This is a predicted structure of a 96-nucleotide RNA (Glycine riboswitch aptamer) from Parvularcula marina. Its Rfam family is "Glycine riboswitch aptamer". About the family: This family represents the bacterial glycine riboswitch. Lineage of the source: Bacteria > Pseudomonadati > Parvularculales > Parvularculaceae > Parvularcula. The sequence is in RNAcentral, with records from Rfam.
RNA sequence: GUCUCCUCCGCGGGAGACGCUGAUCGGGCCAUCCCGGUCAGGGCCGAAGGCGCAACCCCCUCGGAAACGCUCAGGCAAAAGGACCGCGGAUGGGAG
Numbered sequence: 001g002u003c004u005c006c007u008c009c010g011c012g013g014g015a016g017a018c019g020c021u022g023a024u025c026g027g028g029c030c031a032u033c034c035c036g037g038u039c040a041g042g043g044c045c046g047a048a049g050g051c052g053c054a055a056c057c058c059c060c061u062c063g064g065a066a067a068c069g070c071u072c073a074g075g076c077a078a079a080a081g082g083a084c085c086g087c088g089g090a091u092g093g094g095a096g
Base pairs, nucleotide, nucleotide: 002095003094005093006092007090008089009088010087011086012085013084018042020041021040022039023038024037025036026035027034028033043076044075045074049072050070051069052068056064057063
C1' cells in the first nucleotide's frame, strides 16, 4: 500500500400496534373541561435486548445460524427509540 469483516463515529433511509379505561397527585384563579406525573386494569404490536424451533453453513463432535415462533423486557399521536440498509470515516481488531 491492498482486501475483507467486526467495532465505533458522522450523514441519509427505516415498519407495526389503544393519543384506551379507572384511581390519585400537581398545574391551568373554580371546574364535571384541558395539560402533565404516578399507580392499577383491559386491548394490541413485533424490528432494541432476551428466549425457542431450525432450513442451512461447518461437518466426527463441538460450534454458528432467520426478518420464523414467544412476548420476559420493550413499544402502541408526534418527537425519541428502532432491527436492518446505503454512503463516508477511524488512532482500533482480522487476513494474505